Predicted 3D model of a 1429-nucleotide RNA (small-subunit ribosomal RNA) from uncultured bacterium UASB_TL15. Model confidence (mean pLDDT): 85 of 100.
RNA sequence: AACGCUGGCGGUGUGCCUUAAGCAUGCAAGUCGAACGAGCCGCAAGGCUAGUGGUGGACGGGUGAGUAAUGAACGGGAAUCUACCUCUUUGCGGUGAAUACCUCCGCGAAAGCGGGGCUAAUACACCAUAGUUCCCUUACGGGUAAAGGGCUUAACAGCCCGCGAAGAGAUGAGCCUGUUUCCUAUCAGCCUGUUGGUGAGGUAAAAGCUCACCAAAGCGAUGACGGGUAGGGGGCGUGAGAGCGUGGCCCCCCACAAUGGCACUGAGAUACGGGCCAUACGUCUACGGACGGCAGCAACUGGGAAUAUUCGGCAAUGGGCGAAAGCCUGACCGAGCGACACCGCGUGAGGGAUUAAGGCCUACGGGUUGUAAACCUCUUUUAUUGGGGAAAAUAAUGAUGGUACCCAAAGAAUAAGCACCUGCAAACUACGUGCCAGCAGCCGCGGUAAUACGUAGGGUGCAAGCGUUAUCCGGAAUUAUUGGGCGUAAAGAGUGACGCAGGCGGAAAAUUAAGUCUUACCUCAAAAGCUUCGGCUCAACCGAAGCAUCGGGUGAGAAACUAGUUUUCUAGAAGACUUCAGAGAGCUCUGGAACUCUGAGUGGAGCAGUGAAAUGCGUAGAGAUUCAGAGGAACACCGAGGGCGAAGGCAAAAGCUUAGGAAGUUCUUGACGCUGAGGCACGAAAGCUUGGGGAGCGAAGCAGAUUAGAGACCUGCGUAGUCCAAGCCGUAAACUUUGCCUGCUAGAUACCCUGUCUUAAAGAAUACGAAUUUUGUGUUCUUUAAGAUGGGGUGUCGUAAGCUAACGCGUUAAGCAGGCCGCCUGGGGAGUACGAACGCAAGUUUAAAACUCAAAGGAAUUGACGGGGGCCCGCACAAGCGGUGGAGCAUGUGGUUUAAUUCGAUGCAACGCGCAGAACCUUACCUGGGCUUGAAAUCACCCGGACAAUCGUGGAAACACGGUCUCCUUCGGGCUGGGUGACAGGUGCUGCAUGGCUGUCGUCAGCUCGUGUCGUGAGAUGUUGGGUUAAGUCCCGCAACGAGCGCAACCCCUGCCUCUAGUUGCCAUCAUUAAGUUGGGCACUCUAAAGGGACUGCCGGUGUUAAACCGGAGGAAGGUGGGGAUGACGUCAAGUCCUCAUGGCCCUUAUGUCCAGGGCUACACACGUGCUACAAUGGGCCGCACAAAGGGCUGCAAACCCGCAAGGAGGAGCUAAUCCCAAAAAACGGCCCUCAGUUCGGAUUGGAGUCUGCAACUCGACUCCAUGAAGUUGGAAUCGCUAGUAAUCGCGGAUCAGCACGCCGCGGUGAAUACGUUCCCGGGCCUUGUACACACCGCCCGUCACACCACGAAAGCUGACUGCACCAGAAGUCAUUGAGCUAACCCGCAAGGGAGGCAGGUGCCUAAGGUGUGGUUAGUAAUUGGGGU
Repeated sequence: AACGCUGGCGGUGUGCCUUAAGCAUGCAAGUCGAACGAGCCGCAAGGCUAGUGGUGGACGGGUGAGUAAUGAACGGGAAUCUACCUCUUUGCGGUGAAUACCUCCGCGAAAGCGGGGCUAAUACACCAUAGUUCCCUUACGGGUAAAGGGCUUAACAGCCCGCGAAGAGAUGAGCCUGUUUCCUAUCAGCCUGUUGGUGAGGUAAAAGCUCACCAAAGCGAUGACGGGUAGGGGGCGUGAGAGCGUGGCCCCCCACAAUGGCACUGAGAUACGGGCCAUACGUCUACGGACGGCAGCAACUGGGAAUAUUCGGCAAUGGGCGAAAGCCUGACCGAGCGACACCGCGUGAGGGAUUAAGGCCUACGGGUUGUAAACCUCUUUUAUUGGGGAAAAUAAUGAUGGUACCCAAAGAAUAAGCACCUGCAAACUACGUGCCAGCAGCCGCGGUAAUACGUAGGGUGCAAGCGUUAUCCGGAAUUAUUGGGCGUAAAGAGUGACGCAGGCGGAAAAUUAAGUCUUACCUCAAAAGCUUCGGCUCAACCGAAGCAUCGGGUGAGAAACUAGUUUUCUAGAAGACUUCAGAGAGCUCUGGAACUCUGAGUGGAGCAGUGAAAUGCGUAGAGAUUCAGAGGAACACCGAGGGCGAAGGCAAAAGCUUAGGAAGUUCUUGACGCUGAGGCACGAAAGCUUGGGGAGCGAAGCAGAUUAGAGACCUGCGUAGUCCAAGCCGUAAACUUUGCCUGCUAGAUACCCUGUCUUAAAGAAUACGAAUUUUGUGUUCUUUAAGAUGGGGUGUCGUAAGCUAACGCGUUAAGCAGGCCGCCUGGGGAGUACGAACGCAAGUUUAAAACUCAAAGGAAUUGACGGGGGCCCGCACAAGCGGUGGAGCAUGUGGUUUAAUUCGAUGCAACGCGCAGAACCUUACCUGGGCUUGAAAUCACCCGGACAAUCGUGGAAACACGGUCUCCUUCGGGCUGGGUGACAGGUGCUGCAUGGCUGUCGUCAGCUCGUGUCGUGAGAUGUUGGGUUAAGUCCCGCAACGAGCGCAACCCCUGCCUCUAGUUGCCAUCAUUAAGUUGGGCACUCUAAAGGGACUGCCGGUGUUAAACCGGAGGAAGGUGGGGAUGACGUCAAGUCCUCAUGGCCCUUAUGUCCAGGGCUACACACGUGCUACAAUGGGCCGCACAAAGGGCUGCAAACCCGCAAGGAGGAGCUAAUCCCAAAAAACGGCCCUCAGUUCGGAUUGGAGUCUGCAACUCGACUCCAUGAAGUUGGAAUCGCUAGUAAUCGCGGAUCAGCACGCCGCGGUGAAUACGUUCCCGGGCCUUGUACACACCGCCCGUCACACCACGAAAGCUGACUGCACCAGAAGUCAUUGAGCUAACCCGCAAGGGAGGCAGGUGCCUAAGGUGUGGUUAGUAAUUGGGGU
C1' cells in the first nucleotide's frame, strides 16, 4: 500500500505504483505607449487599444516511454560560446529606401487570402570614424559598428534609461577523457567510415563529424558482438557489520511532450501550451477545405485491489516585462477530501459487598464475570454554546481566518473496538457437530466425551485502531570477503610421461618507489544521518551549530614487507658419472603343454551330460588308444596382500628400439620452480568401418529339461564377437568413492629395491715370520650368512596427540599449515528437453524450466524380521503306542430357513465354549392380550381405609367386576389403597471411554533399577565372555559394584520311619460268635496331628585346586524323588457393558413391566469335539474275587414282598470311619459261537409301559417285546502320549423335579520306544544384514485401466522485433541553376547595366510507406511423446 470489521479530536506529512490510454470545460505567459505611427474615449490632464518594434515564451511546472551508454556518479582536461548582470576603456556623426496598421477592390461557408494606394520607428540599408585587442597574412598590408527615448532648461549644458566596439569577471552551456555502473557464453567471434594517415569541407569548438585518396588496420574469455531488463545519483528500508533490496515525496543530472522526421528564429531550442511534413485518432464543413494535442492545475471517461477539489489568493517567497506605478504567474502560499503514515490527547476519578440480579461453569458445596455495576462524593481534558482575540509585516498590503490561543457556562455528560486463546506464542471451559461442516503460517485438528471446526461464557494482546494479503531485509554461516564445504550426507574432472595464459614462489646485497605507510592541500552540492542547543504547551515537525561522509585527485617524505631492476649464492629443480631392480612400452622371431580337426592303425558299444534326465554323438565304427599332420588362441609351475606404470593396464623365451624410477659420488647449471582455465595427448570392456583370421569360448538364435508358466538359472548345438592390421568411439562402482605439490607432528611390525658398518665362514691376491713338503699372523678383494643402521617404495596395526556428525583417519592423514586447479548448494522432474559442438552410427559433452513434495539423505542406537550364522531347549521331529479324518448316533458351530429360530465367543488362544444340565420357568427372542410412579427402591404432598386373605362370575392367563371380613397407637404416627411430583426401570449402544476378572506367548528364563564408568546423543556396560545348569542355576574372569520382580526354596498331596491318640477303625495273642459279633487289647493296618529323613552329605574319577558332571556305597527314596498350587516386565485396542461395577449416549403409555402360547430342539448341506462299532486279545451265558474317592434330612434309603424289567410297595438304619447309595468292572474259572454283515454292530421304526413333573404334542429319561440300517479298520491330511504314563476297565460328584456319550474327580489292569537333533513347528542366548518400526500379514518396483495438471515434438497458421537487397520519396538543410521577378549599394545626365537577393528547376541525403529474402522471439495446432499427482 490494498482489503475486512470498527471509528472521538487535533497537529505534521503524504495520496494513479495499472493504459507514455483518450480527453468536454475553465485556467496555467505575458509584458512594455518612457521605441513607432494610427484609432477610440475624455473639456483637459490623461487613459484604453489592434498593428510595427523590443524583451520573455530554451525558466518555472509534468512524466519516466526510450536509453546498458550519445546516460549517470566520482575525478581530470583543452580546442569553445555565453542574452540579461558587474567592472574597465571608448564611441553614439551623416544619409536613404520601404512596410504593417489604415483605406479601396476582389475571393472564400469558415479559417483566412490576394491586389492597388498612404505612412512611422530603438524595424531595414548605406557612408563616415575607430581599427588597440580580434580575424586573414611570413611581412608589407587588408578588413567588421552604433538608436534613440524620457526628465529638466529660454538656450547651451546636465541627469536617467538605452545602443555600438573591445577587454575582464560571474553565471550558464557545449566537447574530450580515467574509474565504476544489472542478467545471459544454450550470444564467440564482431566491424568497411570500420582503424589510422594526408588533403579538403564543416562547427561556437577537438574529432571519420563529412568527403576524396592511401594503408589494412581496430575490438574481443579482464567477455567484444548479440539478446533480455532498466532512467542514474544524493538517499531510503533492513542488517552488529560486510552486505542485500530499492530509487515514492524533497534535491541534482538525463530523456521525452499523440507517433516519426525536419529545420527556422534566437545568446541559448532541433522548442510541452512555436513552425513545416508524414501517419494514426478526434472535431467542424456549404465537401472545395480547415482545426486539435492535459506525461501543467482542477475535472471527465476507461483500466484497476487502489490514489483527492472543475476550491481561495497573489498577502508572503520566487519568476517575466516595465524607468516606475503596475500587469501576469494552477510556480507558490493556503484551505478541502482520505485513520494512508507518524505524533499527541480523550472516552472519566475516588469510595462502594448482600460479593445484588442476570449470564456461564459446577464435584451441587460453590466458583466466576466482579468493585465491575447499582449507589454516594468529585472533576470537565475533548466536544457544544457565548465572549475576547494574535504573531506571521521593517512604512503600506492577510487568501489562510474571527483560525491558533485565552476566559466563561451547563453536564459524566458527546466518544471502544479488533484479533487471538493445541505447540511455536501471552491466554480454557461448556454446548453443538461427528473425516461432515469446516480450520490451517509450519507441524497438524475433525471418524460421538474436539482447550485446534461453529457458538457462548471467561481470558490474553494491541488500541482509534485491530487483523489479513502483497513486497523487501533479517534470522539464513541456507552462496560462507568478513564466514561453509567435497572418504560414506550434494560435491575430486578417468589420467597427465604435456602445457599457453593466469595465480603463487628459496637465500644474500644494492637500488627504484608501482602496491604499502606518514603528512599537507583540493574535492566529495544542499537536504538526509548523528551529537548538542533552540522554536511550536509536549511530541511528531521545524531551525541553528558541530561531527561524519572510510572515495577520488595533487604535492612532499619513509623503505621493513610485496613488486620492478642489477649483482651474487646453493638447501628447491635439472644435468653428468657409477651401480641396480622391474609382467613399463613398440616391433621381430622362436618354443613346449593343452585343445579341436584331418589321415592311418588297433578295437567293438556305447559315449556325453545332469540333482535326475533328455536333446546330442555312435555299427556309414563313436568314445578309448597309438602314430603322423594342420590350425588358432592363451602362456601351467616360478607366483606372492611380489614388481612396474600417470591412469587405463602389464605375465612363455630371445633379439632390436625406447621411456620412467631408486641408491651412491657431490662433478656441472644457478630458482631454471609448483599448480594449471581453455588446449593437447592417453584412456578397460562393449560397439562401429575396411580387410584378414577363426582352435576354444560364446550375446542373438535353435533344441532338451525344470516349472503353474520359464521369454531364466541347468544341458546339447551355435552366429556376431573374442584374435591381427588400419581407423573411429571416449565412456565404467575409470573406486583408495580420498586432486596435485611442499614443510611439520609418538610408535610397533612385515616385505621389495639399494647403500654403509660389524661378526663369521669360504676362496683369491699379497706382506712378514717359522720351515724340507707345509704352516701361522696381518692387509686387500670377491662370495655367502647373520645382526645393526641409512635412503626410496609397498602393506598391516594403533585409546600418542589431533581431527571427525558418527563410522573411522592416524608420517601412504580424513592431523597442523602454505600454493594452485576442479566441483557442490533440498528431493523428484533430470543428467532429461531445446540449442550447440563432436561422432559413420550407437551415442557423448555442455545443460535448463514448468510442475510437484515436506521431505530425500548420512552415520550410529534399540527392537523386530531373514528360505543369515553359531550354541541350546520342548512329545518339536525321529523311534513307538493308540486315535481323528470313512459309518451310525450325540453335541457345538457355520450356512440356510423362520413370526422368532435371543445374544455373545471366530487361527493357534471360537466351535461337549458362556450353558455345573432351554418341556413351563429359565428367556434376554417372536405372536397376541394387559399396565403406566409402574414388578421391586427412597422422599414429599393430598385423599381414604385397614390391607391382606377368601368366595363368585368372565377370561388362555395376567387381570377386571362383585360379595364376605373390617387393625394397632404413647395420638406424633405405624401399616396400607388411590392420586400428584421428584424418580424408578432397561440382558438397549459403545469391551475402540473403563474397573474387575480371564485367555495367550509360557512355568518360557527372562524383565529391570540405583550408583559408577563409557558415549555429543539415542544408548551401552552390569545382563557380554569361558564353563555349567531344568533355570540370569552356580563358578571363574571382567569398569563395574550392588539390588528388585521372576527361577529355586518356603505351602499342599503322595512315597519310608518315629512318637502321640485308639472310636464309628483294627485283631497278633486269650475267650466268644453265623459274622471283630462281643469281652479284651491298641502290637499291626488304618485314621490324623507332631516330628525325622535327602544335603551332591560320603568315596573314586573328570574338571581351572572352581561350579559342576560321571560312576559307586548306604538308603524306602539320589541328584528339583513323583504330582499340585504358584504365571515376572510386557504383547495381542485379545475376550467379557449378557456375572458384577461404571463414564457417556439413547428409550420413558416403552427399548420398562405382567401374562398365555410359540421359539432357542427347524434342516438340501459343511466343519469341530465325542460315544458306539466294524469283532475271536471277541460276543453270549453261568460261577467267582479285589478298590479308591465321594454324596446323603423337602435327603440317602436297607431287609422283605410284587413286576420279565424300568419300577412299585415298604420303611429298619443314618445329620454318617457306625446306616444307606453300593453291584465295582475289566480280571479269573467253565460252557457255547468259528469268520459270516454273523450269537458282530446296534441305528431306525412299530407296539406296550415306568418315573419325574400343573403339564412330556412340538420337546424328557428309562424299561420290555418286535424291527435289525450304515459299518469288514477308514484318501489327502492330522491329534495325544516318555511310566504307574499311553492304552483299557469300571466307580463317584456338581448342576438337577426329571434329563450326561459332556465336565470335574477316583481307583483297577498296565505297555512299547527315544539312534539322535539334518529337517518341520514353537522358544531362549550371542552374532550378522536391513531401504522394516502398524515392525515380513512389513516395505516396495514397473506396465496396463480411469481422471486431472504442466511441459517437449509437430504438417502448419498468426503476430512482434530485426538484418540485407531494392523501389519510391514528403517537409527540409546544403550544393547547383536561376532565361521569370527584384526599393536601398555601385556605374550612369537619363535609359539602362552591375553587385546582391527571391520565386521556380535540378542533385545528394532522408521519415513514413512498399517488394523480396533471412534471423530471433512469442502465441496457437490435428496428432504424438515422456513426466507429475
Rfam family: Bacterial small subunit ribosomal RNA. Its family is annotated with ribosome and structural constituent of ribosome in the Gene Ontology. The RNAcentral record of the sequence draws on ENA.